[in-house]
Context: one part of a larger RNA
RNA sequence: GAACGCACGCUGGCGGCAGGCCUAAUACAUGCAAGUCGAGCGCGCCCUUCGGGGUGAGCGGCGGACGGGUGAGUAACGCGUGGGAAUAUGCCCUUCUCUAAGGAAUAGCCUCGGGAAACUGAGAGUAAUACCUUAUACGCCCUACGGGGGAAAGAUUUAUCGGAGAAGGAUUAGCCCGCGUUAGAUUAGGUAGUUGGUGGGGUAAUGGCCUACCAAGCCUACGAUCUAUAGCUGGUUUGAGAGGAUGAUCAGCCACACUGGGACUGAGACACGGCCCAGACUCCUACGGGAGGCAGCAGUAGGGAAUCUUAGACAAUGGGGGAAACCCUGAUCUAGCCAUGCCGCGUGUGUGAUGAAGGCCCUAGGGUCGUAAAGCACUUUCGCCAGAGAUGAUAAUGACAGUAUCUGGUAAAGAAACCCCGGCUAACUCCGUGCCAGCAGCCGCGGUAAUACGGAGGGGGUUAGCGUUGUUC
Numbered sequence: 001g002a003a004c005g006c007a008c009g010c011u012g013g014c015g016g017c018a019g020g021c022c023u024a025a026u027a028c029a030u031g032c033a034a035g036u037c038g039a040g041c042g043c044g045c046c047c048u049u050c051g052g053g054g055u056g057a058g059c060g061g062c063g064g065a066c067g068g069g070u071g072a073g074u075a076a077c078g079c080g081u082g083g084g085a086a087u088a089u090g091c092c093c094u095u096c097u098c099u100a101a102g103g104a105a106u107a108g109c110c111u112c113g114g115g116a117a118a119c120u121g122a123g124a125g126u127a128a129u130a131c132c133u134u135a136u137a138c139g140c141c142c143u144a145c146g147g148g149g150g151a152a153a154g155a156u157u158u159a160u161c162g163g164a165g166a167a168g169g170a171u172u173a174g175c176c177c178g179c180g181u182u183a184g185a186u187u188a189g190g191u192a193g194u195u196g197g198u199g200g201g202g203u204a205a206u207g208g209c210c211u212a213c214c215a216a217g218c219c220u221a222c223g224a225u226c227u228a229u230a231g232c233u234g235g236u237u238u239g240a241g242a243g244g245a246u247g248a249u250c251a252g253c254c255a256c257a258c259u260g261g262g263a264c265u266g267a268g269a270c271a272c273g274g275c276c277c278a279g280a281c282u283c284c285u286a287c288g289g290g291a292g293g294c295a296g297c298a299g300u301a302g303g304g305a306a307u308c309u310u311a312g313a314c315a316a317u318g319g320g321g322g323a324a325a326c327c328c329u330g331a332u333c334u335a336g337c338c339a340u341g342c343c344g345c346g347u348g349u350g351u352g353a354u355g356a357a358g359g360c361c362c363u364a365g366g367g368u369c370g371u372a373a374a375g376c377a378c379u380u381u382c383g384c385c386a387g388a389g390a391u392g393a394u395a396a397u398g399a400c401a402g403u404a405u406c407u408g409g410u411a412a413a414g415a416a417a418c419c420c421c422g423g424c425u426a427a428c429u430c431c432g433u434g435c436c437a438g439c440a441g442c443c444g445c446g447g448u449a450a451u452a453c454g455g456a457g458g459g460g461g462u463u464a465g466c467g468u469u470g471u472u473c
Stems, first nucleotide, its partner, number of pairs: 001473004007468004013345006019338002021303001026301003030298003035062003040059002043056005069256003078181007087173002092169008100134004110123005140149003154161002182228003189219003194216008231253004235246004258279005281292004309335001311334003317331001318329004348378004358369004382414001383410006392400001417462005422443003428457005438445002
């Protein structure tokens, strides 16, 4: 000198754009953040112009694996980069073929119970695109090549929307490898599923991934193992560069969801707002038993030098469901708060010498603040008041918002501070104090003439900021 997710002190007019718990991955009151489909299904209730419509719980389908948050763990194929073969892939696109015949249940509802509640038992009985058989099967799977196995679902306003099998594509995901990826040797040996092979199992798939047997290997001074620290990257910052430091916002990847473990469902999870078990904590209880998980958006307590509203809207963009109308969406778009940063603008302009008054200094003559003020003439950016009023979205629909912007009016009217002045380093005098009170980044000032302390006048610098602390280069 530059930078900052900054903080503190003094001060503070406006706008645009951005940013805003770096600490306790501490605990959370309250509200919202994931639903939707009646064109899959039966039933209850309400309305009815008897055509139908609405609504409620339930069965069923799709979606809750995306989006959003956080960085605890992780020194690792986690990430970055470049390759690879032994894979899966709902929705989407293309092509081919099919969509036949039957059956048994069950929730809701009703009856009777248990329980404080959460919830739950028995009986009767009902529907489906829920479930199960049978048939069919060039392409599919298995095969000892003889053969064997395997599917479907209908709805409707008759336009269509679906369902099953197969092949291909696209997308997404899993797996493997080369290289790169912090510090410590005051960590030198580490390792038994360990290293390799064969058979088997398991997976969508390769593989000690698992298992039985066999062999005794494998890593390591080019740093194994252990310990400490840490999410990684594009980037950011500094620097002429090399390099150093860093990883907030935005984007990609990974990991986590009270702590630990486990699987289920599913195309996809070992699942933030799903399930089960254990633990800690909080709450309810009739003491028998139950409920919960903000590292979603707001918000609260706590911690801290320190970090915002319990806001509006689905109008746009995007996502889920639906044939659609539409519904949901704290994603998102906006608004609110904060000089936290960057950028822009303003706080007037011209004229005005009896160089006014007043302050300060003085060699007492004067000098200086100083064209500065007053006065005179003018302007109205911003602000304030009033009128008009968008783009963003159009066939229609605007939260923002009567906002941006434009026009008219108003009156110099409402708008300047902070730090410094011994040298480094731009800027000097007087008074007070008297090694005191104090200053200080370094050198150092202060003990009676202090340009270094405190005040004043004057001056220098930056400016809606200025100065200080901290960190990095």

Predicted 3D model of a 473-nucleotide part of an RNA (small-subunit ribosomal RNA, 5' domain) from an uncultured marine bacterium. Its Rfam family is "Bacterial small subunit ribosomal RNA". Gene Ontology terms of the family: structural constituent of ribosome and ribosome. RNAcentral holds the full RNA, with entries from ENA, Greengenes and SILVA. Its mean pLDDT, the model's own confidence on a scale to 100, is 87.